About this RNA:
Predicted 3D model of a 115-nucleotide RNA (c-di-GMP-I-GGC riboswitch aptamer) from Candidatus Brocadia sp. WS118. It was read from a public genome assembly, where an Rfam model found it. The prediction has a mean pLDDT of 79.
[in-house]
RNA sequence: CACGAUAAAGGUAAACCCUGAGUGAUCAGGGGGCGCAAAGUAAAGGAUCUUUAUAAGCGGUUUAAACCGUUUAAACGGUUUAACAGUUUAGUUGAAGAUAGCCUUACUGCCGAAG
Numbered sequence: 001c002a003c004g005a006u007a008a009a010g011g012u013a014a015a016c017c018c019u020g021a022g023u024g025a026u027c028a029g030g031g032g033g034c035g036c037a038a039a040g041u042a043a044a045g046g047a048u049c050u051u052u053a054u055a056a057g058c059g060g061u062u063u064a065a066a067c068c069g070u071u072u073a074a075a076c077g078g079u080u081u082a083a084c085a086g087u088u089u090a091g092u093u094g095a096a097g098a099u100a101g102c103c104u105u106a107c108u109g110c111c112g113a114a115g
Stems, first nucleotide, its partner, number of pairs: 001115001003112002011036002016031006034101001040107003044104003047099006054090005060084001062083009
């Protein structure tokens, strides 16, 4: 020291369960302990994930217009279009976020056998 032991002293805490926060990814506290020598800190790059602008589809107990049919008309029925709300999918070229126990990076730190 860019190294890491069947060493010592300590540290941390995956899945899962309970409580709480969040639309969500996920987070905080308690239990738990798979692991970890940076599994300490920081979202800078990549990666993964979430939400969303948006786009497309679907069907409407909704609204409006046009046309058609019955009709003097009103009204009713039908078709089409648009809007609206709902829902599904995509959402990489947009936006906002999560993960530091996915990798890289930056900074900091305990111990000291072998090398």